RNA sequence: AGAGUUUGAUCCUGGCUCAGGACGAACGCUGGCGGUAUGCUUAACACAUGCAAGUCGAGCGAGAAUCGUUUUGCUGAAGGCUUCGGUCUGACGCAGAAUGAGGAAAGCGGCGAACGGGUGAGUAACGCGUGGGCAACCUGGCCUUAAGAAAAGGAUAGCCCCCGGAAACGGGGAGUAAUACUUUAUGAGAAUAGAAAAGGGCAUCCUGUUUCUAUUCAAAGCGCAAGCGCUUAAGGAUGGGCCCGCGUAUCAUUAGCUAGUUGGUGAGAUAACAGCCCACCAAGGCAACGAUGAUUAGCCGGUCUGAGAGGGCGAACGGCCACAUUGGAACUGAGAGACGGUCCAAACUCCUACGGGAGGCAGCAGUGGGGAAUAUUGCGCAAUGGAGAAGAACUCUGACGCAGCAAUACCGCGUGAGCGAAGAAGGUCUUCGGAUCGUAAAGCUCUGUUAUCAGGGAAGAAGAAAAUGACGGUACCUGAUGAGCAAGUCCCGGCUAACUACGUGCCAGCAGCCGCGGUAAUACGUAGGGGACAAGCGUUGUCCGGAAUCACUGGGCGUAAAGGGCGCGCAGGCGGUGAUUUAAGCAGGAUGUGAAAGGCUACGGCUCAACCGUAGACAUGCACCCUGAACUGGGUCACUUGAGUAUUGGAGAGGCAGGCAGAAUUCCUGGUGUAGCGGUGAAAUGCGUAGAUAUCAGGAGGAAUACCGGAGGCGAAGGCGGCCUGCUGGACAAAUACUGACGCUGAGGCGCGAAAGCGUGGGGAGCAAACAGGAUUAGAUACCCUGGUAGUCCACGCCGUAAACGAUGAAUGCUGGUUGUUGGUCUUUAAAGAUCAGUGACGACGUAAACACGAUAAGCAUUCCGCCUGGGGAGUACGAUCGCAAGAUUGAAACUCAAAGGAAUUGACGGGGACCCGCACAAGCAGCGGAGCAUGUGGUUUAAUUCGAAGCAACGCGAAGAACCUUACCAGGUUUUGACAUAGGAGUGACCGGAACAGAGAUGUUCCUUUUCUUCGGAACACUCCAUACAGGUGGUGCAUGGUUGUCGUCAGCUCGUGUCGUGAGAUGUUGGGUUAAGUCCCGCAACGAGCGCAACCCCUAUCCUUAGUUGCCAGCAGGUCGAGCUGGGCACUCUAAUGAGACUGCCGCGGACAACGCGGAGGAAGGCGGGGAUGACGUCAAAUCAUCAUGCCCCUUAUAACCUGGGCUACACACGUGCUACAAUGGUUCGGAACAGAGAGAAGCGAGACCGCGAGGUGGAGCGAAUCUUUUAAAACGAAUCUCAGUUCGGAUUGCAGGCUGAAACCCGCCUGCAUGAAGUUGGAGUUGCUAGUAAUCGCGGAUCAGAAUGUCGCGGUGAAUGCGUUCCCGGGUCUUGUACACACCGCCCGUCACACCACGAGAGUAGGUAACACCCGAAGUCAGUGAGGCAACCGCAAGGAGCCAGCUGCCGAAGGUGGGAUUUAUAAUUGGGGUGAAGUCGUAACAAGGUAGCCGUAUCGGAAGGUGCGGCUG
Repeated sequence: AGAGUUUGAUCCUGGCUCAGGACGAACGCUGGCGGUAUGCUUAACACAUGCAAGUCGAGCGAGAAUCGUUUUGCUGAAGGCUUCGGUCUGACGCAGAAUGAGGAAAGCGGCGAACGGGUGAGUAACGCGUGGGCAACCUGGCCUUAAGAAAAGGAUAGCCCCCGGAAACGGGGAGUAAUACUUUAUGAGAAUAGAAAAGGGCAUCCUGUUUCUAUUCAAAGCGCAAGCGCUUAAGGAUGGGCCCGCGUAUCAUUAGCUAGUUGGUGAGAUAACAGCCCACCAAGGCAACGAUGAUUAGCCGGUCUGAGAGGGCGAACGGCCACAUUGGAACUGAGAGACGGUCCAAACUCCUACGGGAGGCAGCAGUGGGGAAUAUUGCGCAAUGGAGAAGAACUCUGACGCAGCAAUACCGCGUGAGCGAAGAAGGUCUUCGGAUCGUAAAGCUCUGUUAUCAGGGAAGAAGAAAAUGACGGUACCUGAUGAGCAAGUCCCGGCUAACUACGUGCCAGCAGCCGCGGUAAUACGUAGGGGACAAGCGUUGUCCGGAAUCACUGGGCGUAAAGGGCGCGCAGGCGGUGAUUUAAGCAGGAUGUGAAAGGCUACGGCUCAACCGUAGACAUGCACCCUGAACUGGGUCACUUGAGUAUUGGAGAGGCAGGCAGAAUUCCUGGUGUAGCGGUGAAAUGCGUAGAUAUCAGGAGGAAUACCGGAGGCGAAGGCGGCCUGCUGGACAAAUACUGACGCUGAGGCGCGAAAGCGUGGGGAGCAAACAGGAUUAGAUACCCUGGUAGUCCACGCCGUAAACGAUGAAUGCUGGUUGUUGGUCUUUAAAGAUCAGUGACGACGUAAACACGAUAAGCAUUCCGCCUGGGGAGUACGAUCGCAAGAUUGAAACUCAAAGGAAUUGACGGGGACCCGCACAAGCAGCGGAGCAUGUGGUUUAAUUCGAAGCAACGCGAAGAACCUUACCAGGUUUUGACAUAGGAGUGACCGGAACAGAGAUGUUCCUUUUCUUCGGAACACUCCAUACAGGUGGUGCAUGGUUGUCGUCAGCUCGUGUCGUGAGAUGUUGGGUUAAGUCCCGCAACGAGCGCAACCCCUAUCCUUAGUUGCCAGCAGGUCGAGCUGGGCACUCUAAUGAGACUGCCGCGGACAACGCGGAGGAAGGCGGGGAUGACGUCAAAUCAUCAUGCCCCUUAUAACCUGGGCUACACACGUGCUACAAUGGUUCGGAACAGAGAGAAGCGAGACCGCGAGGUGGAGCGAAUCUUUUAAAACGAAUCUCAGUUCGGAUUGCAGGCUGAAACCCGCCUGCAUGAAGUUGGAGUUGCUAGUAAUCGCGGAUCAGAAUGUCGCGGUGAAUGCGUUCCCGGGUCUUGUACACACCGCCCGUCACACCACGAGAGUAGGUAACACCCGAAGUCAGUGAGGCAACCGCAAGGAGCCAGCUGCCGAAGGUGGGAUUUAUAAUUGGGGUGAAGUCGUAACAAGGUAGCCGUAUCGGAAGGUGCGGCUG
């Protein structure tokens, strides 16, 4: 940093997609270790259990268990004593009293519980961030300073007793303490009120200055002590409260909101300001710079990404805020409207004895639930921090420190290292040679990170010493063992690094985009190999990037999406010249702040790194101060060039109103006049003998104004066209004077605004939606015709849209020229020139994707407005506004596609154009199509009728020849290493040849005969048998192929190199002017050359020369025959067959451009390519052929192979193609009198003469491997005769009989002959074929194939025409040009209805919820206020009573709740509407070419549908 994807290709526009990074992630496969972090993003869902806030005995009283000591009483074991009775002694034990230690649990009191911890529901807000303010405030504990702590008093909890209750808890009585409570004193001082002076401030005003007066207000003790605590005041620090500037999300389909609302006065409330609250007064306040409403959202430091600017996010860590089941409220307190407090209401859960109670994990663990998804009911207070305590011990601390779980992330390490080629085995591929996995493994030699075990063992702990470690016997160190325990995941068509095989066969599947898969898939699946990353790898999701694809940096709007239809103009934005001032913007400097963490830099600590520590720099921002004054802004004074005014002048379809005019159409009346008129491609409907059309005269009425008239004029646009008059707007020119920036643009707003349409009333000639009829047509709701109503016209009022277009907003300035034209002015007045304002064409620089624009910019700049952001859905739905309606304006989403699009290029195509050619048409000749037959095809039939060929370019084609064979088909009979090839083993010596039998034959059985060479070992050859590789296939695929062929087309084209032009595809050359058969040649030209084609070179033919002269020839010479080049001889001629010559527009004339070339002529055998042949460019048709051959792959292998016999390919209702023969007299028949060829062929051959036969043919065999012999009599023509227009003396099919030939064989199924028979057919419908000269037509001859079998085919010669004006038309082709929405290329593309399936959406009687308000009702707790007849310890009082306080009650406010009508939003609904998507459905063919009626826009109307028509507009 880019890449893929629209096209046949190109450039552009434009979307989609990818490569990168990131994550509190999840899922799949896999998984060795350690360190450091992180871990409910969903249900602010519900929570069992445990713990998370207590502490102080040095504030206070009281004090349980327990342990003693002393003492009294009781009991009285054993033992002792005994008077034997035991009231003796007596351990243990029991009870009581006193006293000591002890200190649990609870209580009063103090402090804390407002911190710490959690969560992000709410909140769009002074909530947060940042910077300020408080002269409008509070602050426990802490620090500093000053002063003080005097004298009294009354209660109360705990405890005890009684009582109620299931419990929670409560009631009564008695007694008691304090650092609890109360009264009084003191007052440095404070507060309040008042007065005076002084000072300060911009100010409302203030004073923290001084003095005076009045009133009120303090305190607590504890400790052995040091000391701690208490009260008051001042200050500090800290923490908070309030206010302000700026910043902080989307929607205008939310545009108006607001009654405590905005302000004032006064009272109240608060720590404090304030409508914070109340009373009264005023009517304000907010809002397009977005109020109000709706939706979404905690904000920030930061974090991710990015080059940056930005964009996304707001987990962890840190700051702030808000919340604690939901809602409300206050109490206590320094601090709360209080997460682990209280009260009330609601929902939910739990307990209950049914009366009533209890609870709040968004603390740490944990459970259920939800979810794709997120951990242990762990250890410890050792450290850090916090609460209490005394400065302790200590207690508490799920804060915190640790451990556990999880590859969740980042970082680090390892899974071994060296040597090792027989390149092992094995796998895979293979061209079978090999290649690769691969030094990889094995093997040998090592190491010890990690792992396991053992030994040692920290720091973290703290300023004298001691004690104190959850982590933890952890980190770390040492030793031992031993390669041992440790590699996967994804990918391999392009993007994007990495390829082969097999399987599959549009199936299964893949896919991020393009796309892959229909039998050779590097794209699916598997394998081998390879690539990438690695304890991870991939996928999914989300964000940024790439995306300059919302463009501030950094985009656009003529045609791609995009200029408002046009103007006026409020707000807003922007604004000429000079001077002066100010300092808001702006610039410089300084100060403060911008928390820490993070990021960056440096250094350092964990072995490194991640991580952590220290220091520094940065921190674009905000505030304040100082300075500057160019520019912008504000103030002031001037100026004239922007703008405007006055005067004069001319131009104009500018607007409105009124009047007038002529031409034309139609109608009416009358005249003339007679049979048609009208209309069309052609017709018909229609009009007309009741007199039309035509024509003349008169009249009526409406609409529109020919010519002039013009890319001419005017207007802002829409638009404006006869003439005259009136009223009226604007522009322009010229010259002076005046005002003095008065300007430009312009969201909203207001006005104008074609046509159609609407309302009311007129009018109505022509035209004409709808409608009717006639045509056309498959249909014709159209195009064409005949009619015809709204409408078109007028007045008034609506509508407000058009391709309202220059598809180009307005304004200003600047930037070469050339040439038309309108209006004015100046000079000159003849032309011409200059200038201003318009309106056109071309064009330099420049711009642009290109087309193009180019002073009338789409150039260079400035200002302002409007608009665009992929295509479709859709200018649709919903909502709103406007409208009488039609409808207009505003204007989405779901869903769907990977394109849609612009310009240009090359082709192809056009029922586009121009030019040219061709037997293409025309002009002719002969045909075909009708008949019979031959032949091929289709179809049908069949056991089989083998297969292929299919418009031209299949069809007398493959087939140059099917009776068997051929033969591939069918039936039947047979064979299985095979009919044919190669290889191994064994055997035999053959093979060949001959014969017999069975059989339809194949075949089988049998018999006879029987090798070569040799170094004697054997070898070669052949056959048989065996085994396996294999043979074989006219089986499939011509859409896997080679080769060959057809066709366009013997058409004149197809390309390349270099150069040039173009961003490029491409163009140029190759186009143009001529010319040619020709891209043939000439000229011109940014082209110059070249190649494949054309032509020529080759062959045949037409003339001549030369050479040669047998088998050819015979002029002269000689011989000779019935005759004959028959013979000698000759090679002159013909001829043969070889070499040459000849023709080149060379010559002349004319035309042409002095060219190419054309026309005419001469000469010449031949004249303009002399005639014919061979020769077929680049390519097209997936053209034909796997059945000529070859061949990949697939398929068959006792059969899809092979052999044989017979049959079939020859069938036959029919259809088509190609031919033959005819239909006759230009003919048929007969006759022989008589003619004339060429080119071929010939040995299993041609076959003469002669003879036989009517004939086919036979007998026979001379000659000839051929210029010698044979085929071989050529026929038509010519001559003569006859037939005389008929189904015939035409025609010959068909059939019968008799023969001939070939061949084993002639039935299916050959050819020929003779006799007899004698169909159809009398020149052929629509249509269609060939041919331009030795051609058509006609006549015969020959060859190939072949045993035989041509009317086919390939050749040969004989006779031998007609016509061609010409290129309008049909067909085909070439060149140029034009349009295109086609490129599979018109057999293209493509539109709409209908039918079917699926999807999302709208409407919908309604239904069910949510939310926020409003009105009214009810009104808990609670503060406040009032009342307080009930109650009460402290003070006064002897008492009564008083002061004061409380309960209770009342009132205001007040949450939840109720009722009600609306609003809004979500879901859903019978039915319904259009939309989208879908390989093959139906109907038409609207669009793209002039798309067959040019298309499109607006509007109205009609129609199954595309659509048609009317009116106006546009050219795209």
A computed fold for a 1516-nucleotide RNA from a wastewater metagenome, annotated as small-subunit ribosomal RNA. The RNAcentral record of the sequence draws on SILVA. Rfam family: Bacterial small subunit ribosomal RNA. The prediction has a mean pLDDT of 84.